[in-house]
RNA sequence: UGAUUAAUAGCUCAGUCAGGUAGAGCAUUAGCCUUGAACGCUAAUUGUCGCGGGUUCAAUUCCUGCUUAAUCAUCCA
Numbered sequence: 001u002g003a004u005u006a007a008u009a010g011c012u013c014a015g016u017c018a019g020g021u022a023g024a025g026c027a028u029u030a031g032c033c034u035u036g037a038a039c040g041c042u043a044a045u046u047g048u049c050g051c052g053g054g055u056u057c058a059a060u061u062c063c064u065g066c067u068u069a070a071u072c073a074u075c076c077a
Stems, first nucleotide, its partner, number of pairs: 001073007010026004020057001028044005050066005
């Protein structure tokens, strides 16, 4: 320098192929349970889907620019 892949909840990850109201587990909070706690059960909360722009009635999903990370290749020494 180039190519590819990835970025989604506090954490780990699905969902994107094929556009149509965004999910799981853990965590957190509250309640139940317990002498109390842990475990267990129930409920709730949590997202500018990395950042802009475009196409579309509608974009996490398609196109495009950028940022960050990983891998590979190349150049110099």
Overview: The RNA shown here (transfer RNA) has 77 nucleotides and comes from Beggiatoa sp. It matches the Rfam family "tRNA". By type it is a transfer RNA. About the family: Transfer RNA (tRNA) molecules are approximately 80 nucleotides in length. Taxonomically the source falls in Beggiatoa (Bacteria, Pseudomonadota, Thiotrichales, Thiotrichaceae).